Small-subunit ribosomal RNA from an uncultured Chloroflexia bacterium, 1464 nucleotides, folded computationally. Rfam family: Bacterial small subunit ribosomal RNA. Its family is annotated with ribosome and structural constituent of ribosome in the Gene Ontology.
RNA sequence: CGAGUUUGAUCCUGGCUCAGGAUAAACGCUGGCGGCGUGCCUAACACAUGCAAGUCGAACGCGCACGGAGCAAUCUGUGUGAGUGGCGGACGGGUGAGUAACACGUGGGUACCUACCCCAAGGUGAGGAAUACCGGCGAGAAAUCGCCGCAAUACCGCAUAUCUUGCUCGCAAGAGAAAGCUCGCAAGAGCGCCAUGGGAAGGGCCUGCGGCCGAUUAGCUAGUUGGUGGGGUAAAGGCCUACCAAGGCGACGAUCGGUAGCUGGUCUGAGAGGAUGAUCAGCCACACUGGGAUUGAGAACGGCCCAGACUCCUACGGGGGGCAGCAGUGAGGAAUCUUCGUCAAUGGGGGAAAGCCUGAACGAGCAACGCCGCGUGCAGGAAGAAGGUUUUCGGAUCGUAAACUGCUUUUCUCUGGGACGAGAACGGACGGUACCAGAGGAAGAAGCAUCGGCUAACUACGUGCCAGCAGCCGCGGUAAUACGUAGGAGGCGAGCGUUGUCCGGAUUUAUUGGGCGUAAAGCGCGCGCAGGCGGUCGACCAAGUUCGGAGUGACAGUUUCCGGCUUAACUGGGAAAGGUCUACGAAUACUGGUCGACUUGAGGGCUUGAGGGGGAGACAGAAUUCCCGGUGGAGCGGUGAAAUGCGUAGAGAUCGGGAGGAACACCAGAGGCGAAGGCGGUCUCCUGGCAAGUAUCUGACGCUCAGGUGCGAAAGCUUGGGGAGCAAACAGGAUUAGAUACCCUGGUAGUCCUAGCCGUAAACGAUGACCACUAGGCGUGCGGGGUAUCGACCCCUUCCGUGCCGGAGCUAACGCAAUAAGUGGACCGCCUGGGGAGUACGGCCGCAAGGUUAAAACUCAAAGGAAUUGACGGGGACCCGCACAAGCAGCGGAGCGUGUGGUUUAAUUCGAUGCAACGCGAAGAACCUUACCUGGGCUUGAAUGCUAUUGCACCACCUGUAAUGGGGUGUCCCCGCAAGGGGCGGUAGCACGGUGCUGCAUGGCUGUCGUCAGCUCGUGUCGUGAGAUGUUGGGUUAAGUCCCGUAACGAGCGCAACCCCUGCUGCUAGUUGAUAUGAUCUGGCGCGACUGCCGCGAAGAACGCGGAGGAAGGCGGGGAUGACGUCAAGUCAGCACGGCCCUUACGUCCUGGGCAACACACACGCUACAAUGGUCGGUACAACGGGCUGCCAACCCGCGAGGCGGAGCCAAUCCCAACAAACCCGGCCUCAGUUCAGAUUGCAGGCUGCAACUCGCCUGCAUGAAGUCGGAGUUGCUAGUAACCGCAGGUCAGCACACCGCGGUGAAUACGUUCCCGGGUCUUGUACACACCGCCCGUCACACCACGAAAGUGGGCAACACCUGAAGCCGGUUAGCCAACCCUUUUAGGGGGGCGGCGUCGAGGGUGGGAUUCGUGAUUGGGGUGAAGUCGUAACAAGGUAGCCGUACCGGAAGCUGCGGCUG
Repeated sequence: CGAGUUUGAUCCUGGCUCAGGAUAAACGCUGGCGGCGUGCCUAACACAUGCAAGUCGAACGCGCACGGAGCAAUCUGUGUGAGUGGCGGACGGGUGAGUAACACGUGGGUACCUACCCCAAGGUGAGGAAUACCGGCGAGAAAUCGCCGCAAUACCGCAUAUCUUGCUCGCAAGAGAAAGCUCGCAAGAGCGCCAUGGGAAGGGCCUGCGGCCGAUUAGCUAGUUGGUGGGGUAAAGGCCUACCAAGGCGACGAUCGGUAGCUGGUCUGAGAGGAUGAUCAGCCACACUGGGAUUGAGAACGGCCCAGACUCCUACGGGGGGCAGCAGUGAGGAAUCUUCGUCAAUGGGGGAAAGCCUGAACGAGCAACGCCGCGUGCAGGAAGAAGGUUUUCGGAUCGUAAACUGCUUUUCUCUGGGACGAGAACGGACGGUACCAGAGGAAGAAGCAUCGGCUAACUACGUGCCAGCAGCCGCGGUAAUACGUAGGAGGCGAGCGUUGUCCGGAUUUAUUGGGCGUAAAGCGCGCGCAGGCGGUCGACCAAGUUCGGAGUGACAGUUUCCGGCUUAACUGGGAAAGGUCUACGAAUACUGGUCGACUUGAGGGCUUGAGGGGGAGACAGAAUUCCCGGUGGAGCGGUGAAAUGCGUAGAGAUCGGGAGGAACACCAGAGGCGAAGGCGGUCUCCUGGCAAGUAUCUGACGCUCAGGUGCGAAAGCUUGGGGAGCAAACAGGAUUAGAUACCCUGGUAGUCCUAGCCGUAAACGAUGACCACUAGGCGUGCGGGGUAUCGACCCCUUCCGUGCCGGAGCUAACGCAAUAAGUGGACCGCCUGGGGAGUACGGCCGCAAGGUUAAAACUCAAAGGAAUUGACGGGGACCCGCACAAGCAGCGGAGCGUGUGGUUUAAUUCGAUGCAACGCGAAGAACCUUACCUGGGCUUGAAUGCUAUUGCACCACCUGUAAUGGGGUGUCCCCGCAAGGGGCGGUAGCACGGUGCUGCAUGGCUGUCGUCAGCUCGUGUCGUGAGAUGUUGGGUUAAGUCCCGUAACGAGCGCAACCCCUGCUGCUAGUUGAUAUGAUCUGGCGCGACUGCCGCGAAGAACGCGGAGGAAGGCGGGGAUGACGUCAAGUCAGCACGGCCCUUACGUCCUGGGCAACACACACGCUACAAUGGUCGGUACAACGGGCUGCCAACCCGCGAGGCGGAGCCAAUCCCAACAAACCCGGCCUCAGUUCAGAUUGCAGGCUGCAACUCGCCUGCAUGAAGUCGGAGUUGCUAGUAACCGCAGGUCAGCACACCGCGGUGAAUACGUUCCCGGGUCUUGUACACACCGCCCGUCACACCACGAAAGUGGGCAACACCUGAAGCCGGUUAGCCAACCCUUUUAGGGGGGCGGCGUCGAGGGUGGGAUUCGUGAUUGGGGUGAAGUCGUAACAAGGUAGCCGUACCGGAAGCUGCGGCUG
């Protein structure tokens, strides 16, 4: 520090995800030791049991026990118990519920208090009356209570001090203290007590500043804000009360709601920040919930009173309780420990002290929960053992790893010693611990997750879109480095992974440090308060700002230096850092403030000017429509074509007259005006703004603008008018599968006016307004100046406005470019992934439609912008092709042949499937072929190789359909002297075998686009890049063929040429060819054609057109030859081959059958439908080829197929082979189902073959079907071509209408490129890239999910009104009650006190109407997501009606139409 992920690829925008660190954690697997830390984050839920605050006899009396003295009463000692009294229970310990607050942090302030402690200086004199315990009596279950008697450092009060208040600073008035105990023989000492001043430390109160969210919370407030009098407090204060005034707070966010203890710090981060507030430390709050006082210096966790909830005891009358102390229990939860030891240390309380108490604390226990450290051994050891895994079978790897040899002992076990912690003495829970020494023995001690990319690490097997994985992208559908297992590897290691949470990466909220033309984002446009910002000069102030020293920012922590535990974690000491802090001092450049001045910003004046700027009124002409009249007579209108409609009741057309409404042709422009919306006939009135010139006035008066306010197209709404044309809705006609549309005929709201509402648009330059600066060129509008002219012009220049092009610069690119999207400044608005959604709810506005403000759940990994290459378009331009057109012959109809589909079947083997499968693989299925079916056999096998062993062969026999089985004969052959080798066969074994699957694992081969003219590369250049350029352009060509131009220059694969055949000719050779030469023919070698020549055109080019010559002329004709690639095209059944599958069978042998079936459909052919013909007779002319298991002559036989026969020929010799057929000549047939056509069938034959039944070909005789030229549609062909005619060959025993060749006869037509199909080049649009057979929208149906509404219904919370009102303080009252003190007239009365009762306040409770929030709710609404559902086709191309925005109507749905707007 980055990486992955949108695309075919690219750049950008933008989200999602990952790698890091951290954790009070939890879960899974695993687990040796030690040190230091940490350990209920959930139910502030409920708690059994024990302990956590007592102490003092030197304050006091009493009881009890044991002593001593004494006869006893009694005195005295020790211990102990409850009580009075004192001090302490306000600390320490826990928790974080509440609290958004002076609660906390930080810095200040003072009207106050402060027990114990310290300092100073005083006092401590003299009296009185009660009461607890206890004793006696009594009540009660208990808790506890009533009456009588008794003490003090308890209580009361006298004196005095100081104190308080008041005003004259020296007095006056008022209130008003104290306690003793111990030691001592005593003196006295010590500890106390009272009052005062001061200190220390702690606290109370006030205050500046700082730190959460929500405006879908905007107004809040009656003790409220202030004053006066009074009260109250330790103390200021509406803290309380009476009266008076009407204030106080709030957009710098009051009030309300939600959430939350705050801080030092902690985690993270480069920092700024962000998150957090466990442990430790400071503060606050709380103690079952709520309220209250009392005591006290101070107030309530283990105090009191009351109310409530819960719980326990009860004799039902009444009582008790509060673990958020330490342990522990239950519950909740993913989850958090021992009912431990000790007061030894540190600290606290009481005490004079000893000592006592202390779950504070110190320790131990449990838990890998965290951090840190250590170990599980070290060295040697290659036959690289065994074994595992893998393999190309050679090997590789685990791997020096192990074994084995030697060594060591941290840790471990045992034994022995044994602390520091304890600063005079005593005293150690931890602990027989740490540590030390000795002995023993490698001994007891390794796992976890990962291995597709990010991200270090790869193979095998299993599985087969299953099981599963997954943080993101994504893996898995038979060869998975992604699932599971194994081996191996990389990673970390007593841990390792996962999950949760926080920061980081994320510059993804941007202060540091982002943006807004098209990606999300400029308010539709003005005016303008608050706010922010602000020209030049001078003086003063010193708020901001800068500097200095001072105070403070607790401890701990952090950083750093030094030290202590063996090291580290941990810890001790020193220093530093840490702030919007406080006061003081200094400086004055800038900002700010005050004062004074200036003119350039801004505004005014004067002189001119242009203009569809706005409002009102009046007027004019053209046109449409309607009405009236005339002429006229059959149509008009409308469309792609029609129809609806109008018209003989007279339309349309035309002429004349009239009515009415709306809009203003030409001028008109990239032109003008306006802030925007917008504004267009003419004239008049009213009125806003702008520009130029002048330099006359004011003197910063300015810019921007949250709220606010005004204007604001069209549609729409309300009222009343108006209504010619147009025209949502609607009606009809067409179109269509449908057509709620596009087209047509009609037509109502509306469009117009008046007054009012609405407040939105693609309200767009998708670009906020203002100021300044920064190259140019060309227009245009209104002014000014200059030169010149007779003058209008023209020209030069300048200001303001409005356009185009373009440089720097900017930009992701496109582009912008003085009218910036450049460079800067000040201000406002807005954005933060897509969808949900500009939606819901709430508020505000509106008559309504609706507008505005504006979420969340849920869901996706993208959604986007610009540009690139393709592909595509019912986009454009150019060009080509038997592509169309022009022709000729066909196919599609019939019969037959062949192939295919389908069907059938035991099987009808398999493959090929638009063009590019279908007379295709198959150049030939009766058996064989043959792969299929039936049945019968074999198991190393039918075939091949190797090893071992062995010897066969053969047969006319039997069985069987055959294969086979049995039997018989027999003991092999060749080479070699031999040993041995070889051949053939049997047996045993190893390899086998498979037309079984996968052409989507493959090689090879092939088809196709297409014989189309294209496809690329190197270097250079351009671009951030994908890419572009070259290869585009102008010509030309069959051609990326060539020429010219050109940031390209060259090159490669294609094209062409080189090869073969053919056409002319020369030379030469010539068998079997030729009639001897020649010619012909066959072979070989040459020549010839190159736009070479001429003319014209073109750019003096390429090239084209014409001509000459020539056998041939512009590639002469034909063939072979197929670029980069496309179609997962075809073929595992030609062959080869990976993987999988079968192995007495999916192998192999045999018999018979099937591949030949037949309602039907398609494809390719043959033969025809006839007279351009048929038939009979006569007669002429080829070429390519084939032949020894062959071709087969002559002769003879047969009507014929053929038979017989055997000559010749390994072929320019002989044969197939004939006279090739069509053709030509002659006869007959005369338009008909025929003398056409030949299917079908019968009979008789021939040939091949082991065998023609299923299932061959041919012959003869007989039979004589359909068919009379073929619907929609469709094929081939441009010249020796089509068409017609026959011949040969391959395959082959036989079988050819097919295929492959050969020759014979031999046409027609092409104006032309509009259209169909295919292709090429350029260009354009694109939301396509699996590429239009693409993409994609909405309703409907089904399933699931979250949300809204809803008659209601159930809670929560906080207020308000009224009623009731505990405890308690306070205020009155007090006929009954009262020890001290005071007075008096003293067994008493009064003052005074108190019970009680009354009143104010008051927790809680009740009632009520509202507010707010949460749950639930029949039903309902839209939304999201789902497998290949239904209906259509809206959008993307001109998407087939250009699309989109606002609005209104309508329609199953996308949507359609009207009006206005935009160009995206």

RNAcentral holds the sequence, with entries from SILVA. Its mean pLDDT, the model's own confidence on a scale to 100, is 84.